Predicted 3D model of a 131-nucleotide RNA (c-di-AMP riboswitch aptamer (ydaO/yuaA leader)) from a Bacillota bacterium.
Taxonomically the source falls in Bacillota (Bacteria, Bacillati).
The coordinates come from a structure-prediction model, not an experiment, and the mean pLDDT is 75.
RNA sequence: GAUAUCACAUAGCCGAAUCGCGUAAGCGUACGGAGGAACCAGGUCAGCUUUGGGGUGAACUCCAGAAAGUGGAGCGGGCAACCUUCGCCCGAACCCGUCAGCUAACUCCGGAGGCGCGGGAGGAAAUAAUG
Numbered sequence: 001g002a003u004a005u006c007a008c009a010u011a012g013c014c015g016a017a018u019c020g021c022g023u024a025a026g027c028g029u030a031c032g033g034a035g036g037a038a039c040c041a042g043g044u045c046a047g048c049u050u051u052g053g054g055g056u057g058a059a060c061u062c063c064a065g066a067a068a069g070u071g072g073a074g075c076g077g078g079c080a081a082c083c084u085u086c087g088c089c090c091g092a093a094c095c096c097g098u099c100a101g102c103u104a105a106c107u108c109c110g111g112a113g114g115c116g117c118g119g120g121a122g123g124a125a126a127u128a129a130u131g
Stems, first nucleotide, its partner, number of pairs: 012115003019028003031110005040101001052099001053096004060074005075091005082123005
């Protein structure tokens, strides 16, 4: 000096998931989600309704392949609020339980977890703290 691994710390990142009080149990809260009229949709006929149906979420569709923890394309999402551009990455998981269109009043829930020296450049904005 280089490479690899581990630990600690940190600017930060995904996400609704922050913050306050309390000795604690817990209680609130920024911010999120669901159910639920009229009207509309729907209806009569036909078809569908176990090949069930539905919800949160970006997390879907198609093609190839015997399959794969596989490859590709389209589309969707992330990399500090907006736009352009280049680059990199992700497309999971869980829940309801035969049932739910929209939906005012109203009702019921969540307010976690996981990562981590941050992608670069240009433009346009905003105005916190301190004096």